The RNA shown here (transfer RNA) has 73 nucleotides and comes from a Solirubrobacteraceae bacterium.

RNA sequence: GCCGCCGUAGCUCAGUCGGUAGAGCAGCGGGCUUUUAACCCGACGGUCGCGAGUUCGAGCCUCGCCGGCGGCA
Numbered sequence: 001g002c003c004g005c006c007g008u009a010g011c012u013c014a015g016u017c018g019g020u021a022g023a024g025c026a027g028c029g030g031g032c033u034u035u036u037a038a039c040c041c042g043a044c045g046g047u048c049g050c051g052a053g054u055u056c057g058a059g060c061c062u063c064g065c066c067g068g069c070g071g072c073a
Stems, first nucleotide, its partner, number of pairs: 001072007010025004019056001028042004049065005
């Protein structure tokens, strides 16, 4: 330099054929318990890497850039 894959909550990841973004864990509040742990309940947490385009509508499609991993040279 070229090619491919990946980037979504603090972490690990879902998200189908474009139609109002989710789970588990962690943390927070509460219940239970003499207390802790475990268990149960609840609420919170997101510019979907950045920018642009297409579209009535984009996490999803297109283009550019950034970062990570792998391959070729």
The coordinates come from a structure-prediction model, not an experiment, and the mean pLDDT is 80. Its Rfam family is "tRNA". Its family is annotated with triplet codon-amino acid adaptor activity in the Gene Ontology. Rfam classes the family as a transfer RNA.